[in-house]
RNA sequence: UAAUGUUCUCAGGGCGGGGUGAAAGUCCCCACCGGCGGUAAGAGCCUCGGCUCAAGCCCGCGAGCGCCUUUCGCGUAAACGGAAGGGUCAGCAGAUCCGGUGCGAUUCCGGGGCCGACGGUUAAAGUCCGGAUGGAAGAGAACGAUC
Numbered sequence: 001u002a003a004u005g006u007u008c009u010c011a012g013g014g015c016g017g018g019g020u021g022a023a024a025g026u027c028c029c030c031a032c033c034g035g036c037g038g039u040a041a042g043a044g045c046c047u048c049g050g051c052u053c054a055a056g057c058c059c060g061c062g063a064g065c066g067c068c069u070u071u072c073g074c075g076u077a078a079a080c081g082g083a084a085g086g087g088u089c090a091g092c093a094g095a096u097c098c099g100g101u102g103c104g105a106u107u108c109c110g111g112g113g114c115c116g117a118c119g120g121u122u123a124a125a126g127u128c129c130g131g132a133u134g135g136a137a138g139a140g141a142a143c144g145a146u147c
Stems, first nucleotide, its partner, number of pairs: 002146001005143006016030004031127002033116002035061004042053004056114002064092002066089001067086007096112005118130003
């Protein structure tokens, strides 16, 4: 310096005010929030080599549901319900335009818009409760090993 192994640690924010109502943190009006990696013309630092930060809606990833596998219960069977596992599939899976600058911007500046798993609930939830003291994209550290 490069490839790689083991272990450990860490790894998500947000309903404040008003209205209606028997009841709403769930509806309506005004608010509030934005995981991880990549990209970067902005910002900061600089020994001028570079370094750090910078996108919810550009590319990709993750959790959840679906799906698939195994198994248990019930059942003639199918269906249904429970448990464990997979992460192949990408179905639910989401959402960005206008103006400005410029060689170049869905990233900068200005303005407007849009999106947000599942289950629960006196009433429909991105913000409450629950699975979750879980899992995980990944970030970091230590140790080992090879050249």

This is a predicted structure of a 147-nucleotide RNA (FMN riboswitch aptamer (RFN element)) from Mesorhizobium atlanticum. It was read from a public genome assembly, where an Rfam model found it. Its Rfam family is "FMN riboswitch aptamer (RFN element)". About the family: The RFN element is a highly conserved domain that is found frequently in the 5'-untranslated regions of prokaryotic mRNAs that encode for flavin mononucleotide (FMN) biosynthesis and transport proteins.